[in-house]
RNA sequence: GGGCUGGUAGCUCAGGGGUAGAGCGCUGCGUUCGCAUCGCAGAGGCCAGGGGUUCGAUUCCCCUUCAGUCCA
Numbered sequence: 001g002g003g004c005u006g007g008u009a010g011c012u013c014a015g016g017g018g019u020a021g022a023g024c025g026c027u028g029c030g031u032u033c034g035c036a037u038c039g040c041a042g043a044g045g046c047c048a049g050g051g052g053u054u055c056g057a058u059u060c061c062c063c064u065u066c067a068g069u070c071c072a
Stems, first nucleotide, its partner, number of pairs: 001071007010024004018055001026042005048064005
């Protein structure tokens, strides 16, 4: 320098045009003499950044950037 894959909640990841989700974690309540387990509820996201297409973009296209991997 070039190819490919990926960047989404604190962590691990799903979702690939029409209000952004799960598990774990966190907070509160219930259960218990108390803890754990279990149940219920809640908080937490400018979807890596910029531009384009579209009535509408996390999703499609372009550029940039970061990480992984392969080639030179």

Notes:
The RNA shown here (transfer RNA) has 72 nucleotides and comes from a Patescibacteria group bacterium. Its Rfam family is "tRNA". Rfam describes the family as follows. Transfer RNA (tRNA) molecules are approximately 80 nucleotides in length. Its family is annotated with triplet codon-amino acid adaptor activity in the Gene Ontology. Model confidence (mean pLDDT): 84 of 100. It was read from a public genome assembly.